About this RNA
c-di-GMP-I riboswitch aptamer from uncultured Rubrobacter sp., 72 nucleotides, folded computationally. Rfam family: c-di-GMP-I riboswitch aptamer. Gene Ontology term of the family: cyclic-di-GMP binding. The prediction has a mean pLDDT of 85. The model forms 94% of the base pairs in the Rfam consensus.

């Protein structure tokens, strides 16, 4: 490369949370790890007496672990 496939941005409908957001259905922007992990470093977001602290985003990144096929 190919083959079998996988996930699901955003929109929308329902549920849920103070909120960021999360869960499920539909459609697909994209993704070779867009599988898992916030214990660690950074970034952004939310709650808050905006101090402290707590929470969210792994499809923001670093990083860690695991993984299908196979010309190579």
């Nucleotide at each position: 490369a190919a083959a079998g496939g996988g996930c699901a941005a955003c929109c929308u409908c329902g549920c849920u949370g103070u909120g960021a957001g999360g869960c499920g259905g539909g459609g697909a922007c994209g993704c070779a790890a867009a599988g898992c992990c916030u214990a660690c470093g950074g970034a952004c977001c939310u709650c808050g007496c905006a101090c402290a602290g707590a929470g969210g985003u792994g499809g923001c990144c670093g990083g860690g672990c695991u993984g299908c096929c196979g010309a190579a």